Description: RNAcentral holds the full RNA, with entries from ENA. This is a predicted structure of a 593-nucleotide part of an RNA (large-subunit ribosomal RNA, domain I) from an uncultured bacterium. Its Rfam family is "Bacterial large subunit ribosomal RNA". The prediction has a mean pLDDT of 80.

[in-house]
Context: one part of a larger RNA
RNA sequence: GGUCAAUAGUGGAUGCCUAGGAGCUGAUUGCGAAGAAGGUUGUGGCAAGCUGCUAAAAGGCUCGGGUAGCUGCACGCAAGCUAUGAUCCGGGCAUUACCGAAUGGGGCAACCCACCAUUUGCUGAACAAGCGGAUGGUACUGGGCCUAUUAUAUAGGCUCGGGGCGGAACCGGGCGAAUUGAAACAUCUUAGUAGCCCGAGGAAAAGAAAUCAAACAGAGAUUCCCUGAGUAGUGGUGAGCGAAAGGGGAGUAGCCCAAACCUAUAGAGUGUUAAAGGGUCGUACCGUUGCUUUAUAGGGGUUGUAGCCUCUCAUGAUGUAAGCAUACGACUGCUUAUGCACAUUUCUUGUAUUAUAGGGGAACAACCUGGGAAGGUUGGCCAGAGAAGGUGAAAGUCCUGUACCUAAAAUGGUACAAGAGAUGUGAGUGGGAGUGCUGAGUACCAUGGGACUCGUGUAAUCCUGUGGGAAUCCGGGUGGACCAUCAUCCAAGGCUAAAUAUUAAUCAGCUACCGAUAGUGAACGAGUACCGUGAGGGAAAGGUGAAAAGAACCCCGGAAGGGGAGUGAAAUAGAACCUGAAACUAUUGACUU
Numbered sequence: 001g002g003u004c005a006a007u008a009g010u011g012g013a014u015g016c017c018u019a020g021g022a023g024c025u026g027a028u029u030g031c032g033a034a035g036a037a038g039g040u041u042g043u044g045g046c047a048a049g050c051u052g053c054u055a056a057a058a059g060g061c062u063c064g065g066g067u068a069g070c071u072g073c074a075c076g077c078a079a080g081c082u083a084u085g086a087u088c089c090g091g092g093c094a095u096u097a098c099c100g101a102a103u104g105g106g107g108c109a110a111c112c113c114a115c116c117a118u119u120u121g122c123u124g125a126a127c128a129a130g131c132g133g134a135u136g137g138u139a140c141u142g143g144g145c146c147u148a149u150u151a152u153a154u155a156g157g158c159u160c161g162g163g164g165c166g167g168a169a170c171c172g173g174g175c176g177a178a179u180u181g182a183a184a185c186a187u188c189u190u191a192g193u194a195g196c197c198c199g200a201g202g203a204a205a206a207g208a209a210a211u212c213a214a215a216c217a218g219a220g221a222u223u224c225c226c227u228g229a230g231u232a233g234u235g236g237u238g239a240g241c242g243a244a245a246g247g248g249g250a251g252u253a254g255c256c257c258a259a260a261c262c263u264a265u266a267g268a269g270u271g272u273u274a275a276a277g278g279g280u281c282g283u284a285c286c287g288u289u290g291c292u293u294u295a296u297a298g299g300g301g302u303u304g305u306a307g308c309c310u311c312u313c314a315u316g317a318u319g320u321a322a323g324c325a326u327a328c329g330a331c332u333g334c335u336u337a338u339g340c341a342c343a344u345u346u347c348u349u350g351u352a353u354u355a356u357a358g359g360g361g362a363a364c365a366a367c368c369u370g371g372g373a374a375g376g377u378u379g380g381c382c383a384g385a386g387a388a389g390g391u392g393a394a395a396g397u398c399c400u401g402u403a404c405c406u407a408a409a410a411u412g413g414u415a416c417a418a419g420a421g422a423u424g425u426g427a428g429u430g431g432g433a434g435u436g437c438u439g440a441g442u443a444c445c446a447u448g449g450g451a452c453u454c455g456u457g458u459a460a461u462c463c464u465g466u467g468g469g470a471a472u473c474c475g476g477g478u479g480g481a482c483c484a485u486c487a488u489c490c491a492a493g494g495c496u497a498a499a500u501a502u503u504a505a506u507c508a509g510c511u512a513c514c515g516a517u518a519g520u521g522a523a524c525g526a527g528u529a530c531c532g533u534g535a536g537g538g539a540a541a542g543g544u545g546a547a548a549a550g551a552a553c554c555c556c557g558g559a560a561g562g563g564g565a566g567u568g569a570a571a572u573a574g575a576a577c578c579u580g581a582a583a584c585u586a587u588u589g590a591c592u593u
Stems, first nucleotide, its partner, number of pairs: 001592009015578001016543002020514002022511006030165002038099003042053002045077002049073002060093006069081003104113003114138010140162007170201001171199005181188001185236001211219002223250005233241002254495003257439001261299010276289001277286002279331006304473001306438003309434007318339008340426017358406003364379005380397002382386001388400003444468008454480001475490005530537002550577001553564004
């Protein structure tokens, strides 16, 4: 020096554990100018951090629940609170500095500087002037209303909204790549994906046929699933891309305007040859009445076997009152109010149910082992409860619970009923006539693009930049060039629940999910420490014991640390603390060179 063994140390693997994560299912779901989300500064008797709160500051008031302790994490000292019910749990109210959309102006966020109105303090003789305090107001933008000098208008004022945030998961829209694949690459593909922007909701979007279809058969808004089908197609006919009808299901719901026409109001034009007019008839009377047109409001009306409107004929229908249509009489029509019927909706009240605290809730003892009984033995008991967790080892019967039953002063949700209010509907049907109406820079065409399975192709259909540009019911679109026939539908306005998508947060339940190098990056003061100018990157770190009973006292030492003593079942459980592997180190022994 090496090998082996033992004993110690170092180290923190392994085992056991879980306070934290992961996922699934079902519910539930926005906040904000009444100042949000998120922060900064403060706030405790002692107070650095986290948590809570906000100058009323680990909290105030009140209403319920609840019961013996309480003053957060946080186990100390001090001082207090509490059966006149604290702490705690829940509903409501109040407070809520400063920054932040940030909104009086500015600004290097948490700071600086104002003005106006009302009110008030000090100095002052003063409601002068000066220095302050309190409350409110003063941003931009859209709509509506009012309105000055000043007729129109404007300045200005009043009022109702908007703005921002949220995991931006889902949704609609706008703009829109490349890597990649094609074994290269350009059309093509990746892909209308990623990304950016705008907007909305609990869902969004779509949606009541100018739809499909078929060939002389039919369907009947939209959405989603299965199928049709990797079919028909498309495609440097390469790579690839890829329908629809139909069938089966989920779920079902239909409606409102524009226009013609009528009425009213206001404006413009025209009109004096007093008439074309004033609902109709007769008589009288009036007549800038009327006619044309524009605007606004109300009625009317909403479709394709066309419908509606006006006129007309026939038939038929909710009550009452008042009024109008120049006067009177008759007829006719209309309007308003109210009642009645039906439907929808708002508010209030009530009932039921539900959310936000809760309450009740069965049944066991002894002996043995042990530090400790829930273990073992013996004998019981409950069970609508033998889910689970805890308790000094393994408990249906010890504790919390579980099955089951039950509860709300307050504030919400849902359903139903009643009352009050609002809105809508309450006449149609049939025949005839009409040079009345039925969405125009639209349809369509040309050209340039885009979307459709469809890459310009025979290319319909849908959307669109540019240029042209209809018909209007004897009308128009579609049926994959185009034409005819036939069939089918009615564009150029709008609304609409459900079936569908999603899960950050909240609640409940669950798991052939993880168990501290795993599971979230984060089980712990973690998006922390730390790194970076910055965008950004981003850790490590769990376990004494049943209970601190956390080692009084003595000894060595400056201390650290250790030796006794004591606690404990155990201290090789002593805080560098469960178990305590290996590498590595030391000591002792054996063998060997």